A computed fold for a 350-nucleotide part of an RNA from Picea sitchensis, annotated as small-subunit ribosomal RNA, central domain. The prediction has a mean pLDDT of 87. The RNAcentral record of the full RNA draws on SILVA. Its Rfam family is "Bacterial small subunit ribosomal RNA".
[in-house]
Context: one part of a larger RNA
RNA sequence: UUGGGCAUAAAGCGUCUGUAGGUGGCUUUUCAAGUAUGCCGUCAAAUCCCAGGGCUCAACCCUGGACAGGCAGUGGAAACUACCAAGAUAGAGUACGGUAGGGGCAGAGGGAAUUUCCGGUGGAGCGUUGAAAUGCGUUGAGAUCGGAAAGAACACCAACGACGAAAGAACUCUGCUGGGCCGACACUGACACUGAGAGACGAAAGCUAAGGGAGAAAAUGGGAUUAGAUACCCCAGUAGUCCUAGCCGUAAAUGAUGGAUACUAAGUGUUGUGUGUAUCGACCCACACAGUUUUGUAGCUGACACGUUAAGUAUCCCACCUGGGGAGUACGGUCGCAAGAAUGAAACUC
Numbered sequence: 001u002u003g004g005g006c007a008u009a010a011a012g013c014g015u016c017u018g019u020a021g022g023u024g025g026c027u028u029u030u031c032a033a034g035u036a037u038g039c040c041g042u043c044a045a046a047u048c049c050c051a052g053g054g055c056u057c058a059a060c061c062c063u064g065g066a067c068a069g070g071c072a073g074u075g076g077a078a079a080c081u082a083c084c085a086a087g088a089u090a091g092a093g094u095a096c097g098g099u100a101g102g103g104g105c106a107g108a109g110g111g112a113a114u115u116u117c118c119g120g121u122g123g124a125g126c127g128u129u130g131a132a133a134u135g136c137g138u139u140g141a142g143a144u145c146g147g148a149a150a151g152a153a154c155a156c157c158a159a160c161g162a163c164g165a166a167a168g169a170a171c172u173c174u175g176c177u178g179g180g181c182c183g184a185c186a187c188u189g190a191c192a193c194u195g196a197g198a199g200a201c202g203a204a205a206g207c208u209a210a211g212g213g214a215g216a217a218a219a220u221g222g223g224a225u226u227a228g229a230u231a232c233c234c235c236a237g238u239a240g241u242c243c244u245a246g247c248c249g250u251a252a253a254u255g256a257u258g259g260a261u262a263c264u265a266a267g268u269g270u271u272g273u274g275u276g277u278a279u280c281g282a283c284c285c286a287c288a289c290a291g292u293u294u295u296g297u298a299g300c301u302g303a304c305a306c307g308u309u310a311a312g313u314a315u316c317c318c319a320c321c322u323g324g325g326g327a328g329u330a331c332g333g334u335c336g337c338a339a340g341a342a343u344g345a346a347a348c349u350c
Stems, first nucleotide, its partner, number of pairs: 003322003008303001012318001014201004021194003026087003033081002035077001037075003041071003049065006091191001092188003096183004103177007110154001114150008125136002163168001206247004211242001215241001220236004258317006266295002269292008299306001323350003332343001334341002
C1' cells in the first nucleotide's frame, strides 16, 4: 500500500456555512463515452508454464503450443451509468394559517443581599478556629434603627422541562431580529447530500487601550499546624473577575459516539402542535407528526453496553488511526503584540 478500523483499546476536525470534487429519487426519448460481446492486428527473441525430443540421468539444450492479460482498429447490442430532449411530484424549497421557547442584539426599569460612608441608641468586647493566634474595638467596635452611595449577581417559579450549529443562554418590560415545529396542499420542479482548500462563530484563562472595582480572590504579607509546610485552616490582599473596542483560537470544546437518507418489536414518562371522541365549554381518553428521558425484543459487541435519538441493517461524502517511548518535542515556513497556536519529523531505544 491493499486491508482493517475510529463510545471506553490508536483514531470523529469544538461547531457551522460553503467552493472545487465525489455521490445522487421517478417516467419516456436520443446517443453510444463508460459497459458487456464478435472479428482482426500487435505486444522481438530468450525466460516462466505445458507437450515431445537430444546430451548414459540431471542441470543444460532443441522443437512446438498455451494460460493470464494489455493496447489499437472494426461490427453489431442498449439493460445500467454518463449525455440529449421532454414530463411528473414522493426529496428539497417558497408562499399561506397557527404555535412554543433562558435563541440573538440594543434600550429602560426593579427588589433582596453585601460592603462602605453619615446620623441616632448603647457601652466592651467582636471576629475566627479542631484549639488558637494574627486581625477589628473606649479616637466607641460588634449589635440595633434611619439615611445615602457603589458594583456585581438575579432567590422562589425550576423540571429527568423548553431554546440554540456549537460555545452557550434565566429578574421584569419594550424595540429590532434569526431559526424550529404543526396544519392545509397553492406554487417551483431534483433546485439534493457531503464537503479538500477557504470563511464565520467559538467557555475559561491570557494580552493591548480607556473606564470601573461591591463581593469573593491567583500572586503576595502575616498568624497557625508541622520535623519542615514555599500547602491544606485563619486574618488581610493585588492582578484578573465587570464594561467598551480589538487580539488570542484553545478545553475531559464529551454523547469521549462526523453529516445525510432509508428500513427494522414493544412498554412507560415528558414538551410542542394537530385531528378524533366527549362536553354548554374545559379536562380526561385515542391517534398522528416533531423533540426529549427511561426500560427493553431482534440484531450487534471482546466485554461493558447500544438498542427507531443504534454502537442494528444498508448506501453516499468528509476527517482521522496504523506498537510504546523519544514527542505533540526539534527544525522550517505560516499566524500572533506576547503568551503561544496550527502544521509536524528523525536519530536512538524497548